[in-house]
Bacterial small signal recognition particle RNA from Frateuria soli, 97 nucleotides, folded computationally. Its Rfam family is "Bacterial small signal recognition particle RNA". About the family: The signal recognition particle (SRP) is a universally conserved ribonucleoprotein involved in the co-translational targeting of proteins to membranes. For this family Rfam cites "Prediction of signal recognition particle RNA genes" (Regalia et al., Nucleic Acids Res, 2002). The gene name in the source record is ffs.
RNA sequence: CGUCGGUCCCCCCGCGACGAUAGUCCGCAAACCCCGCCAGGUCCGGAAGGAAGCAACGGUAGUGGAUGAUUCGGGUGCCGGGGUGUGGCUGGCGGGG
Numbered sequence: 001c002g003u004c005g006g007u008c009c010c011c012c013c014g015c016g017a018c019g020a021u022a023g024u025c026c027g028c029a030a031a032c033c034c035c036g037c038c039a040g041g042u043c044c045g046g047a048a049g050g051a052a053g054c055a056a057c058g059g060u061a062g063u064g065g066a067u068g069a070u071u072c073g074g075g076u077g078c079c080g081g082g083g084u085g086u087g088g089c090u091g092g093c094g095g096g097g
């Protein structure tokens, strides 16, 4: 100097772990007043009947917990595969001085 490798770094893919989220389940739930249905009471009516509507009840927004992806994420991994480099370290072989 050439050539063939190993390893680290770097890049890509896969897989895993982790985190987040959707979803699902359970609870609370509009004390600031959102929806439904509205006992009682109220109002209209001579009556039949009708109206608004509090509480309770049932829901929704919201919120707490559990679970959690086939979704997303990266200063993720003693993981697997691949790539690349005028890169770092290192080994074999060949050649030259």
Stems, first nucleotide, its partner, number of pairs: 001094008009085001010083005015077002018073003023067006034059003042051003